[in-house]
Formats: sequence, structure tokens, C1' cells
RNA sequence: GCCACUGUGGCUUAGAGGUAUAGCGUCGCCUUGGUAAGGCGAAGGUCGGGGGUUCAAUUCCCCCCAGUGGCUCCA
Repeated sequence: GCCACUGUGGCUUAGAGGUAUAGCGUCGCCUUGGUAAGGCGAAGGUCGGGGGUUCAAUUCCCCCCAGUGGCUCCA
């Protein structure tokens, strides 16, 4: 340099046109003599950045950034 894949709450992730899902974690309550476990509820997201298409984009297209893997060149 070229190609492919990946980027979504603190962490791990689902979803692939109609403003987003779960688990773990965090907080509150219930329960217990007190913990753990369990139950109920809540907070937490510019869906990597910018632009385009569309009535509408996390999703489709383009550019860029970061990461992973492969290939190639030079020394």
C1' cells in the first nucleotide's frame, strides 16, 4: 500500500429502514436477626465521526478514524 471483517449503556452483546435488545454490573425497595441467593423497580445509549439517499437511517451508499486478520513491496 491492497483486501476482508469489526465498532451499539460501565463490560459482553442482539437487532439490519419506522427514533434500539438482553445478560452481567450500578442504585432503590421487598424478603432475612444479618448476609448471600431470590423477587420488584429505576437510572444509564450523539448505535465510532462526517456527508448522501429517503417522509423516516443504528440499518442502504460514499469518505474518514480506530481495531483485528490476510496479502504484497522496500530495507